The prediction has a mean pLDDT of 84. SAM riboswitch aptamer (S box leader) from a pig gut metagenome, 99 nucleotides, folded computationally.
[in-house]
């Protein structure tokens, strides 16, 4: 860069000692110890690879990632409904994985 996905899902243990949730505003996690890092467990099912004769489609889950508060926590732009809260779809950002 380009395709795909993004409301499921699935934590404990040691270390260590103040931040953290990508910006930026809300919120909210966090000394009952948070962010990382190591071990272990697990969830998923993108590539692989297996199986159901192939295609689709489905299944397993030994390998390569990935991922394990809150929908990518929500909201930022534009549109629509609705006029108090607020709901919806879309685009931007970003996170995965494939080439």
């Nucleotide at each position: 860069u380009u395709c795909a996905u993004c409301c499921a899902g699935a934590g404990u243990g040691a270390c260590g000692g103040a931040g953290g949730g990508a910006c930026c505003g809300g919120c909210c996690c966090u000394a009952u110890g948070a962010u990382g890092u190591c071990g272990c467990g697990g969830c998923a099912a993108c590539c692989a690879u297996c199986u159901c004769g192939a295609c689709c489609g489905a299944g397993a889950a030994c390998g390569g990632u990935g991922c394990c508060a809150a929908u990518u926590c929500c909201g930022a732009c534009g549109g629509g409904c609705a006029a108090c809260c607020g709901c919806c779809c879309g685009a931007c950002a970003g996170a995965u994985g494939a080439a």

Of the family's consensus pairs, 97% are formed in the model. RNAcentral holds the sequence, with entries from MGnify.